[in-house]
RNA sequence: CCAUCAUGAGGAGUGGCGAGAGGGACCUGGCCCGUUGACCGCCCGGCAACCUGCAAGGACAAGGUGCCAAUUCCAGCCCGAACGGGAAACAUGCGGC
Numbered sequence: 001c002c003a004u005c006a007u008g009a010g011g012a013g014u015g016g017c018g019a020g021a022g023g024g025a026c027c028u029g030g031c032c033c034g035u036u037g038a039c040c041g042c043c044c045g046g047c048a049a050c051c052u053g054c055a056a057g058g059a060c061a062a063g064g065u066g067c068c069a070a071u072u073c074c075a076g077c078c079c080g081a082a083c084g085g086g087a088a089a090c091a092u093g094c095g096g097c
Stems, first nucleotide, its partner, number of pairs: 001096002005093004013044001015043004022033003027076004045068003050064003053060001054058001072089001077086003
């Protein structure tokens, strides 16, 4: 970078250090987080079980990823009376170049 498939209502930090103004993917609208230090980086801790592994067995958790505010924060497009369902996009994994 590509494309198929699977998953995305659950789960897991009031931690330490650094840094210092925006952040929640993009656009619009809302809502929320943030100098009582968010986001980010490192360490530690944890969740989960996609791939590997194995006594072929399990939420076993050793290895590779991933994840740890809010449903993927909500809406936008389609169906639909509410509720809700679906699509698209995005994220992660397996795979390919």
Predicted 3D model of a 97-nucleotide RNA (SAM riboswitch aptamer (S box leader)) from a Deltaproteobacteria bacterium. Its mean pLDDT, the model's own confidence on a scale to 100, is 81. It was read from a public genome assembly, where an Rfam model found it. Its Rfam family is "SAM riboswitch aptamer (S box leader)". Gene Ontology term of the family: regulation of gene expression.